[in-house]
Context: one part of a larger RNA
Molecule: small-subunit ribosomal RNA, central domain
Organism: uncultured bacterium
């Protein structure tokens, strides 16, 4: 539970879509729900607030009596919310012309490395290390040559470069397909913004079923180091890593920064696109738009920083936090083959 906050102190859901909700451009005239405003009833009485008055006082006790507010009728204001009604185009979407892209999904090829296999030449060593061994190897290795498979990544181009919601995405080609951005105003005419619940994607490991398996390599086995080594460093190497279905749903899943809009000094790199007094044209220059970096002005931060891509100004909607540990833990309740995921306490205690 008011309030104040979430870049690093506790605190932005991993990411989109999105139905309720919430919030919403610009003119016009209505209406009066909300507002505002008068008038009226009502809201016991004691109490409490004024102004008076009785017990010597005062506490008690009596008498008057106003104000605010709340609801209820009633009459009036229309500025601004709303509701209908008509209309604009600046917002948002549709058209067309163009442009770039590791965007995605299926096939289809390519080379270079590596390993394993066959064959040739060839001989006693290789290979590892801080030194060694352990492994290999005279049954012919290691080394260099031809031929032959397999499997997994795609060197250089390669960039604070691209793309994509976010995981993420790189060899060439093809076919299907999503999105962006620049023009240019033909068209719709607020059709937008956010989004609890919902749903869809969602690195790695894991998991199920089939299948591959070169190279790496949890696990294990050896060999070292070492007091000890269940490590680190060496030889092997099993699951996995790969493909197809399916499953899980989490990561320091990060910009540790939620999505829209709008508004505030500049400087300098860079991708992509318009355009000009610039050209013969391409370039350079110079101006706009949209991305991505650095550097800084006011302003903000506890300070680092931040700074038109905000963490500066505001406005709208979501989502989170409220001392450390106990703890993302224990119970429930849904999910899921399982692993465990998701929601998520308290006693204690400092």
């Nucleotide at each position: 539970u008011u309030g104040g906050g979430c870049g690093u102190a506790a605190a932005g859901c991993g990411u989109c879509c999105g139905c309720a909700g919430g919030u919403g451009g610009c003119u016009u005239a209505u209406c009066a729900a909300g507002u505002c405003u008068g008038c009226u009833g009502u809201c016991a009485a004691a109490g409490a607030g004024u102004g008076g008055g009785g017990c010597u006082u005062a506490a008690c006790c009596c008498c008057a009596u106003a104000a605010a507010g709340g609801c209820a009728g009633u009459g009036g204001a229309a500025a601004c919310u709303g509701a209908g009604a008509a209309g604009c185009u600046a917002g948002a979407g549709u058209g067309c012309c163009g442009u770039a892209g590791g965007g995605g999904u299926a096939g289809a090829g390519g080379g270079a490395a590596u390993u394993c296999c066959c064959g040739g030449u060839g001989u006693a060593g290789c290979g590892g290390u801080g030194a060694a061994a352990u492994g290999c190897g005279u049954a012919g290795a290691g080394a260099u040559c031809g031929g032959g498979a397999a499997g997994a990544a795609c060197a250089u181009c390669g960039g604070u470069g691209g793309c994509g919601a976010a995981a993420g995405c790189g060899c060439u080609c093809u076919a299907c397909u999503g999105g962006a951005c620049g023009g240019c105003a033909a068209c719709u005419g607020a059709c937008a913004c956010u989004c609890a619940g919902g749903g869809a994607c969602g690195a790695a490991a894991g998991c199920u079923a089939g299948g591959g398996g070169a190279g790496c390599g949890a696990a294990u086995g050896g060999g070292a180091u070492u007091a000890g080594a269940u490590a680190c460093c060496c030889c092997a190497g099993u699951a996995g890593u790969c493909c197809u279905a399916g499953c899980c749903g989490u990561a320091a899943a990060c910009g540790a920064u939620g999505g829209a809009u709008a508004c505030u000094a500049g400087g300098u790199g860079u991708g992509g696109c318009u355009u000009g007094u610039a050209u013969c044209g391409a370039c350079c220059c110079g101006a706009g738009c949209c991305g991505u970096g650095c550097c800084g002005u006011a302003g903000c931060u506890a300070a680092c920083g931040c700074g038109u891509u905000a963490a500066g100004u505001a406005u709208c909607c979501c989502g989170c936090c409220u001392g450390g540990g106990g703890a993302g833990u224990a119970c429930g309740c849904a999910c899921g083959c399982a692993a465990g995921u998701g929601u998520g306490a308290a006693a204690c205690u400092c």